Description
A computed fold for a 1467-nucleotide RNA from a metagenome, annotated as small-subunit ribosomal RNA. The RNAcentral record of the sequence draws on SILVA. Its mean pLDDT, the model's own confidence on a scale to 100, is 82. Its Rfam family is "Bacterial small subunit ribosomal RNA". Its family is annotated with ribosome and structural constituent of ribosome in the Gene Ontology.

RNA sequence: AGAGUUUGAUCCUGGCUCAGGAUGAACGCUAGCGGCAGGCCUAAUACAUGCAAGUCGAACGGGGUAGCAAUACCCAGUGGCGCACGGGUGCGUAACGCGUAUACAACCUACCUCAACUUGGGGGAUAGCCCAGAGAAAUUUGGAUUAAUACCGCAUAAUAUUGCUGGAUCGCAUGGUUUGGCAAUUAAAGGAUUACGAGUUGAGAUGGGUAUGCGUCUGAUUAGCUAGUUGGCGGUGUAACGGACCACCAAGGCGAUGAUCAGUAGGGGUUCUGAGAGGAAGAUCCCCCACACUGGCACUGAGAUACGGGCCAGACUCCUACGGGAGGCAGCAGUAGGGAAUAUUGGGCAAUGGUCGGAAGACUGACCCAGCCAUGCCGCGUGCAGGAAGAAGGUUCUCAGAACUGUAAACUGCUUUAGAAAGGGAAGAAAAAGCACCUGCGGGUGAAAUUGACGGUACCUUUAGAAUAAGCACCGGCUAACUCCGUGCCAGCAGCCCGGUAAUACGGGGGGUGCAAGCGUUGUCCGGAUUUAUUGGGUUUAAAGGGUGCGUAGGCGGUCUAUUAAGUCGGCGUUAAAAUACAGCAGCUUAACUGUUGAACUGGCACCGAUACUGAUGGACUUGAGUGUGAUUGAGGCUGGCGGAAUUUAUGAUGUAGCGGUGAAAUGCAUAGAUAUCAUAAAGAACACCGAUAGCGAAGGCAGCUAGCCAAGCCAUUACUGACGCUGAGGCACGAAAGCGUGGGGAGCAAACAGGAUUAGAUACCCUGGUAGUCCACGCCCUAAACGAUGAUUACUCGAUGUUGGCGAUAGACAGUCAGCGUCCAAGCGAAAGCGAUAAGUAAUCCACCUGGGGAGUACGCCCGCAAGGGUGAAACUCAAAGGAAUUGACGGGGGUCCGCACAAGCGGUGGAGCAUGUGGUUUAAUUCGAUGAUACGCGAGGAACCUUACCUGGGCUAGAAUGUGAGUGAAUGCAGUAGAGAUAUUGCAGUCCGCAAGGACACGAAACAAGGUGCUGCAUGGCUGUCGUCAGCUCGUGCCGUGAGGUGUUGGGUUAAGUCCCGCAACGAGCGCAACCCCUAUGUUUAGUUGCCAGCACGUAAUGGUGGGGACUCUAGACAGACUGCCUGCGCAAGCAGAGAGGAAGGAGGGGACGACGUCAAGUCAUCAUGGCCCUUACGCCCAGGGCUACACACGUGCUACAAUGGCAAUUACAGGGGGUCGCUACAUAGCAAUAUGAUGCCAAUCUCUUAAAAAUUGUCUCAGUUCGGAUUGGGGGCUGCAACUCGCCCCUAUGAAGCUGGAAUCGCUAGUAAUCGCGCAUCAGCAAUGGCGCGGUGAAUACGUUCCCGGACCUUGUACACACCGCCCGUCAAGCCAUGGGAGUUGGGGAGACCUGAAGGCAGUGACCCGAAACGGAGCUGCUUAGGGUAAAACUGGCGACUAGGGCUAAGUCGGAACAAGGUA
Repeated sequence: AGAGUUUGAUCCUGGCUCAGGAUGAACGCUAGCGGCAGGCCUAAUACAUGCAAGUCGAACGGGGUAGCAAUACCCAGUGGCGCACGGGUGCGUAACGCGUAUACAACCUACCUCAACUUGGGGGAUAGCCCAGAGAAAUUUGGAUUAAUACCGCAUAAUAUUGCUGGAUCGCAUGGUUUGGCAAUUAAAGGAUUACGAGUUGAGAUGGGUAUGCGUCUGAUUAGCUAGUUGGCGGUGUAACGGACCACCAAGGCGAUGAUCAGUAGGGGUUCUGAGAGGAAGAUCCCCCACACUGGCACUGAGAUACGGGCCAGACUCCUACGGGAGGCAGCAGUAGGGAAUAUUGGGCAAUGGUCGGAAGACUGACCCAGCCAUGCCGCGUGCAGGAAGAAGGUUCUCAGAACUGUAAACUGCUUUAGAAAGGGAAGAAAAAGCACCUGCGGGUGAAAUUGACGGUACCUUUAGAAUAAGCACCGGCUAACUCCGUGCCAGCAGCCCGGUAAUACGGGGGGUGCAAGCGUUGUCCGGAUUUAUUGGGUUUAAAGGGUGCGUAGGCGGUCUAUUAAGUCGGCGUUAAAAUACAGCAGCUUAACUGUUGAACUGGCACCGAUACUGAUGGACUUGAGUGUGAUUGAGGCUGGCGGAAUUUAUGAUGUAGCGGUGAAAUGCAUAGAUAUCAUAAAGAACACCGAUAGCGAAGGCAGCUAGCCAAGCCAUUACUGACGCUGAGGCACGAAAGCGUGGGGAGCAAACAGGAUUAGAUACCCUGGUAGUCCACGCCCUAAACGAUGAUUACUCGAUGUUGGCGAUAGACAGUCAGCGUCCAAGCGAAAGCGAUAAGUAAUCCACCUGGGGAGUACGCCCGCAAGGGUGAAACUCAAAGGAAUUGACGGGGGUCCGCACAAGCGGUGGAGCAUGUGGUUUAAUUCGAUGAUACGCGAGGAACCUUACCUGGGCUAGAAUGUGAGUGAAUGCAGUAGAGAUAUUGCAGUCCGCAAGGACACGAAACAAGGUGCUGCAUGGCUGUCGUCAGCUCGUGCCGUGAGGUGUUGGGUUAAGUCCCGCAACGAGCGCAACCCCUAUGUUUAGUUGCCAGCACGUAAUGGUGGGGACUCUAGACAGACUGCCUGCGCAAGCAGAGAGGAAGGAGGGGACGACGUCAAGUCAUCAUGGCCCUUACGCCCAGGGCUACACACGUGCUACAAUGGCAAUUACAGGGGGUCGCUACAUAGCAAUAUGAUGCCAAUCUCUUAAAAAUUGUCUCAGUUCGGAUUGGGGGCUGCAACUCGCCCCUAUGAAGCUGGAAUCGCUAGUAAUCGCGCAUCAGCAAUGGCGCGGUGAAUACGUUCCCGGACCUUGUACACACCGCCCGUCAAGCCAUGGGAGUUGGGGAGACCUGAAGGCAGUGACCCGAAACGGAGCUGCUUAGGGUAAAACUGGCGACUAGGGCUAAGUCGGAACAAGGUA
């Protein structure tokens, strides 16, 4: 110090989350020791038991025990002192309670200290004891008797108190201090009698009381509160002031600087955190306060309204003989309960302190110690060194082996803290008392003695021995640390993100990382968070400027000067308790801990000083502001008058069949005369052109012309005032449209409504009508995207340009200045877009507002309103985002440009029929599997009868069907049997290899090692392939621009088939693509001529290049040439384009092929092959027989054949190319109607053969018909292949002769040697289901105006809420579940105040015939006042529950629509 998370990516805004520290903690796992601390945060709930406050015999009488006694000791009672301290808790309290600083001229103070004085003399009781009673007890009654330092008079008394009266002096007021005089009033106690006490007065000290300034939580959805209230006079009361209380008088007092009310809370020193400022907390320790079962009350006392005292009331508990009594752990332990949770019914007064006492001493759950608890902090240990066969085991892997665990272990040597054992053994202790000495008698000094709970503890020494001692969390990122197995959106994890078969994220293992006697989790606080921003934020678009003005309080404020000294600054004094924190030093072995010293405590108060700035007061000034004077501007406002055009209506006229309306229609109007045209009249509303990029106004807003009234701005002038200013919480006023009330008005338009259309629907968009309303007057409403989404004011800061009003100047040129309205831009600012003198720049002042999204501008409350509604304005709950700007894509029923058999123009098809073939579906034991929009469906398959074959049924095998190594055996091999469906099992015969040998070839072959799988995953993969698309694109380096994603280049202007080329340009270059290079083909030349060719020569045949020969020609197949817009004309800067141009076989890429950029579709293929992982192993492997893949109601795709005359049939006659062939092609001959068979010949091929090409042509026939079309289907008979044609082959002959007469919606191919049409060949293959596929040639068209539209694509641009990218996103109702909330008849609680009734104890007052007394300002009793409590009634406030109800939020796959995002299809 930051990090994660919104996006495809980016920057920003903004929330959420994490890493740190802390804790009186709790929980989980684990645990060796010690030191020092801490330990009911909840029920201020209830408490059994014990202890926590007594002491004094030197105040008193008495009783008892011991003793002969003197005397000693003990005890209840009287009396004194103490019990108001110490200890606990935090209920209450928002307060002078606390903190801080002051004041008391308004006060008290026992014990202690000092000073002065006094201590004389009497009296009557009473407890106890004794006697007699009551009662269960607690307790209590009567009688007799008795003492005091108990009680009561008397005397004396002032420097006391009170009254009267003088002087001096001081103070902020009341007044104080001091010194006199007179009068009155008030004391005492004694005691073994040196000690110690008692009384009066004064002073001090200590402790308290009271008052005041300042500070001290939240809520305004609490705005008014207050009758003893505020003050006065006089009293009462108190230690003392005071409405504290009382009588009377006055009407005040508090409050927006927050009264009152409500909620919450003890306050501080301090503690935690933080860089600090702050924020949070208030355990332990210290100070203050409050409380002591709840409430009230006083008594005693120096002090209490009294924790372990009293009285009363109440609740609760206990005892009881039922008549009455007793009690108060928020003291220490402890119990129950509550709770996530917090200890022993311990020891001791040895120390420190307290009370009493003269003292010894007693008491002391204060305290000192111990016990329990890892609750925290601190320290120590669990060993150290060597040791590689890198052991075994475990884990992992690329597995003959290696890596990690790991110097780790074993093993060797060494050490011994802590623990164990043994021995020694503290400090804490100083004394007091007593003794001696000194003394002014307060005290001091000295020697010796005594006293330890902790504790035989700490500590020290010795001995043995590595011996007794390591866990927890984590390992996807943040965040240090990685692999295997299991699981399979399950189980689980979780702060965010995981998990759907290869999980570094779940669970286990191995390994690793971090911390360590602890480690994690959870809760809470601060931090990070500058995320409430004083330090230190913002408000155009992210949340946020009030709709606008005027103006109150407040805040801020021009120049000069004087005084003052409030703010401000300095100095000094005092205070800010100690502890804590910080620094130094010191003590425990160290540390924690503790001691000591210092500084500090940023604060408060007082005094003195300074005077720049701010303030206050006085004086002056003119530049801010205002006024005057003179011009001028404008849809500025209000009231009245006037005007024309248009519209509608009415009347009249002309006139006739439609008008109107729409995408198209219909509703509507019209023969009762519409629409149209003309004339006249009426009405209401709005003001064309000018008109603008303009003007005015505070905003809303303002538009015909004109008059009146009112207001404003600006300019010029510099005459006047002299800071009069700016802003502005509340307040007041204005405030579009719609809406409301009353009364008018109503032409046009037009919510609602009606009808017609559209549509699946259409409560809409469109059309025809149409009422409120729109208009006027008066009164309300008070909101808008009231927007420049930009508050007002002032100052400063580069330029360019347009325009409005004024001024200057003779002026129209030129150009200056002031005030406006616009555009572009510099610096600067900004997240960017952008703003930029009209700031969103630089500064200042004031106001308003914001703090994640939703819930929600909602609910409740209050205010306003006639209502509609407006203003103010939450929470529960829920999400991890919501959002701004910009970028790249994709998309658009956005735009522009362009291309393609994309459309159009044509030709031929498909869709209808029959058949073939593939697919779906269905069926089946199986109908194996895959391919499924385009980009599956005559596809994998270039050929399923067995085989293939993967499927099914059945029969078999298990190191397996194949291959390798292999001991061993045997030649190999052939033939013939038996059983069986076969696999298989088994028998017999023949055979006896090469080599001299070793050995070799071949076959069989035990064990063993390597099997095998067309089983799964194409979403783990390689390779290959389809598609966009043969579309023209896709990128990179450097530079430049941008915070960045990115951009530029690649855009622009032209051009091209092309990102092809040219020009321009912050780009310059380059790569993959395009093109070219390659192949075929079209022309020619040359070379070479066999199996090809044959012009000329020769031979020969019935005929044929058949033969000799030839290379001319065709052809074959090598090389080369040729085409490049090269030439011409026109256009053009160029690239290039155009031309029936020339030339040329070919012309602008001549035609065709191969060739497929970056990428897309998790496209296809694990069944071609390869391959990770998983799965099977007497089976999911292998062999065999049979069956199936060929099924068949049906649906679809692709084809073939047709429906006929451009045809069918018959006969005759021509012309190809390219392929194939020895397990082959086969001439030819013969047989057969034929398929074919038999024989035979040539050919391993430019030689022989398949091989007759067909359409065509010629001739004949058929004559429009289900036919001489068409050939399905079926019967019969044959042929061929093959172990085998039943399921299930092809071919031939014969017979049969189905549907079909040109095909609905729709849809496909093709632009030239193309479509169409005709045949030929080949691969696979025994044969063939081939009409398929791949090739070959023959014949050989039509059409393209053109790019509006459909489809696909390319580039530029635009919008976007899309990025899984429009097959996107997304809204609302309804239905279901869950959650919290509002309303709600009512019901049930709570606290507080007031009213009325009643009213205990106590206090005060009165009375007091009875009691005591000499009397009392004595008592009992009675009465009154006050008051806790109780009761009654009503209202307000605030909770719980609540049938029902309302909206909201959330939730894998529900329903209906389709509102928003693109022009989102009606912006």